Background: Predicted 3D model of a 72-nucleotide RNA (transfer RNA) from a Patescibacteria group bacterium. Rfam family: tRNA. The organism belongs to Bacteria candidate phyla, within Bacteria. Model confidence (mean pLDDT): 82 of 100.

[in-house]
């Protein structure tokens, strides 16, 4: 440089055209004499960044950044 693949919540991770699953962590709150367990709620209004395309877009297109592997 050229091919490929990855980028989704604080961490992992599912979603592949029509409201973004879930687990750990965090909150709050119950429940305990405290903590843990466990229970109920909540928790992603830029899904790497900027166009396009559509009625819609995490998702199809284009450009670009960040990382991995192949090849020189």
């Nucleotide at each position: 440089u050229g091919g490929g693949g990855a980028g989704u919540c604080g961490c992992c991770a599912a979603g592949u055209g029509g409201u973004a699953a879930g687990g750990c962590a965090c909150a709050u709150g119950g429940u305990u004499c405290u903590g843990g367990u466990c229970c109920a709620u909540g928790c992603a209004u830029u899904c790497g960044c900027a166009g396009g395309u559509u009625c819609g877009a995490a998702u199809c297109c284009u450009g670009c950044c960040u990382c991995c592997c192949c090849a020189g």